[in-house]
Parts: sequence; structure tokens; C1' cells
RNA sequence: GCAGCGGUCGCCAAGCCAGGUCAAAGGCGAAGGACUCAAGAUCCUUUCCCGUAGGGGUUCGCAGGUUCAAAUCCUGCCCGCUGCACCA
Repeated sequence: GCAGCGGUCGCCAAGCCAGGUCAAAGGCGAAGGACUCAAGAUCCUUUCCCGUAGGGGUUCGCAGGUUCAAAUCCUGCCCGCUGCACCA
């Protein structure tokens, strides 16, 4: 350099093909609560930001584009893995 695969809310990891009802499944971790003399285990709730709440806002590597609507489609770039090529 070429080709393929990948980058998702603390970590892991679905969703992408076939756009919508997605703040985005599930697990781990964390916080609060129940249980317990206590702890562990187990169970319940919460876990991006703002708000007492109804609700609102911003998000899927980065930047653009298409679209009424993008994690999902298109383009460029960055990073990682694998293979191939190049090389003294």
C1' cells in the first nucleotide's frame, strides 16, 4: 500500500443486512432498598444530562451527505485486528 472485519451510554456485548415505536436488549460493575444480629448470597429499583413531576436536551470513533426520520444507508478521515503485498 491492497483486501476483509471491527469501534455502541463505566466494562463486556446485542441491535446495523431489511431506517421509525431507541437513551438504545442482555450480562458485569456501581448506588439505594428488602431480607439478615451482621455480612454474603438472593430479590426489587435506579444507573447520559436537566427537571419535584409531566416532560425536555444531547448521544452509537470523527466530519459531512441522503431522508420527514440515521447506531443502521452513502462519502471522506482516524484507530484496532487479521490476511496479502512491498522492503534494506
Predicted 3D model of an 88-nucleotide RNA (transfer RNA) from Candidatus Bathyarchaeota archaeon BA2. Its Rfam family is "tRNA". It is annotated as a transfer RNA. The prediction has a mean pLDDT of 82. Lineage of the source: Archaea > Thermoproteati > Candidatus Bathyarchaeota. It was read from a public genome assembly.